[in-house]
A computed fold for a 332-nucleotide part of an RNA from Blomia tropicalis, annotated as large-subunit ribosomal RNA, domain IV.
Rfam family: Bacterial large subunit ribosomal RNA. Its family is annotated with ribosome and structural constituent of ribosome in the Gene Ontology.
Its mean pLDDT, the model's own confidence on a scale to 100, is 89.

Context: one part of a larger RNA
Formats: sequence, C1' cells, structure tokens
RNA sequence: CUCUCUCUAAGGAACUCGGCAAAAUGACCCCGUAACUUCGGGAGAAGGGGUGCCUCCUCACAAAGGGGGUCGCAGUGACCAGGCCCGGGCGACUGUUUAUCAAAAACACAGGUCUCUGCUAAACCGUAAGGUGAUGUAUAGGGGCUGACGCCUGCCCGGUGCUGGAAGGUCAAGGAAGUUGGUGACCUGAUGACAGGGGAGCCGGCGACCGAAGCCCCAGUAAACGGCGGCCGUAACUAUAACGGUCCUAAGGUAGCGAAAUUCCUUGUCGGGUAAGUUCCGACCCGCACGAAAGGCGUAACGAUUUGGGCACUGUCUCGGAGAGAGGCUCG
Repeated sequence: CUCUCUCUAAGGAACUCGGCAAAAUGACCCCGUAACUUCGGGAGAAGGGGUGCCUCCUCACAAAGGGGGUCGCAGUGACCAGGCCCGGGCGACUGUUUAUCAAAAACACAGGUCUCUGCUAAACCGUAAGGUGAUGUAUAGGGGCUGACGCCUGCCCGGUGCUGGAAGGUCAAGGAAGUUGGUGACCUGAUGACAGGGGAGCCGGCGACCGAAGCCCCAGUAAACGGCGGCCGUAACUAUAACGGUCCUAAGGUAGCGAAAUUCCUUGUCGGGUAAGUUCCGACCCGCACGAAAGGCGUAACGAUUUGGGCACUGUCUCGGAGAGAGGCUCG
C1' cells in the first nucleotide's frame, strides 16, 4: 500500500449524478394510530411504555396479572430479527422476461370490444393419409386491438381495406353460326417431271354470338388502415376578440388533460419549498409536435420501478486518526 473488519472528539449529507455504502430500526407484551379508500384496506401506519432476579397475592403446578423488595451503565444483557414519513410520474394488482451487462414504465393478466366460424366448423401442421381444434358445438373455438375499477370514448366513409349489391360496362379458358388458306380423288392444258381448277375428308387462320370471378360502378362500415385547416377584420383607454368576411376540405380536434416519460425556443411566467432550487410540487396555456380502446382523464391497494422533500442515523464528508486479521514487501 491492497483487502475484510472494529472504534472514533465536534459537526451530521457540508459527500455525491444520486445518502451509493455504512449506520440506525429490529423480538415479544401493552397503549395508541391520520389523510385517503374499491370499506377489504391503509396498518406492524405514525408515536409511546414495558421486559432481569427474589418474595407475597389472584391462580391450576402452564401462562398471565397485581403488591413489595433488590442488583447492574445496560435485563428480548450474547447471536438471530422492519428504518420511517410526505408529494409526483408510470403500470391496476400476484405473475413473466433479454441462461451470460437491461427485471422495467416492457410482456402477460382478469375485464372490454371488433371480427371469423353451423361442425367433415373456422384456423393450423402435413405432398398425402392423417392430426390439432375437440371426444368440444356459438355461454364454444380461432384471430386483431385495448388492458382492473370509475367517468367516458366526439367529428370524417373522399382515399385504402372489408362487407353487401339478380342491373350496367369490361373480361379468360372453352364453345360456336360463319368465313378463309393448305392438302386432295378427279378434271383441263403440250400427255414422264410442269401449270390451272378441284368434291369429301384431314390440317390450319379469323370469327358474330354465349361465357365466371375480378375490376369499374352503387351502397354500408372507423374499439377497420387512417384523417381531424388557412387568411383578414372587429368592442367607448389599451389589450384581447364572444362577432363578421373569405378560401379550401371527406371532416376541420369535442370532453378531458397540458412546458407533460410529449415543450424546440426554455432554467417559459407566477406561486410553494431552500439562505440560495436547470430537478420537484401547484397553477397559467403561446399544445415547435396531447387527445379519446396504437384509448382520454382519474384512481384506493400494490412495486428489489422512477422522481422530489423531510425525520432518525451515521467516517459519505469537513479530515483525518487508531486498532485487528489476511495479502503484498524485506530477511531467513
């Protein structure tokens, strides 16, 4: 010097990103216990007091209680054994997760809602046979989104998707009236080759017309994918604009919330807390760029969550010091 411990005057978070670490609390009995609340909780809330031994009494010989006495600094005499309170965010909760840097606000969840599925179900695995679904049957099964509970969930169907639509437009294979070419017995021409014509059949081309879904078209549908404006003027101080004008749109963001896990400007402004507060809490609203099941806003309880404050406590610190053990180092 390093590690693991013990103690430390005065102060007590001044340390630090942050009380990280340490200290403190701790058992049992009694008293007592707030806001809030889903009336279950919160709660071991908080905050106090007691605890040995001897003797007497109640009593049952446990235990417990009462009276008296007695010793120590200290009586759950060692060891083991919650620190607590107040405010905010997020997630309701118990659970689950990145085996080996993340345990969370992520996932799941009960509940909500949409949608598909009538049973040889839909969906899924498999080339198939076959199987899961399910020895189930719509109070069932699959898929999507949301995520307890409370109050709610606004407007837009123009685009995309989905669903419906006996009409109309377009439209494939296939069929097909017809039409056309080749070949062709045979006929004609100078009778070996060649040329012209040509029945049936066969092989091709074109083809009116018939022809499903789809698409076009017409509707519906947003807890489907998604979207939810601009400019100008106006009130008898000023400022502001309930009001008016105009352009555009499918419709122009409702309730609630709001410098927020979202606010760039920004340490916004005001208030609170501090002697002093880029964090925190309460407001304001000018929302760069919240917003209603990619849910909105609340919410008791819960959390090895996150953020701010306080009490207690302390070597975290002012600022160091002393000691024990182990290692290192030196010598053997």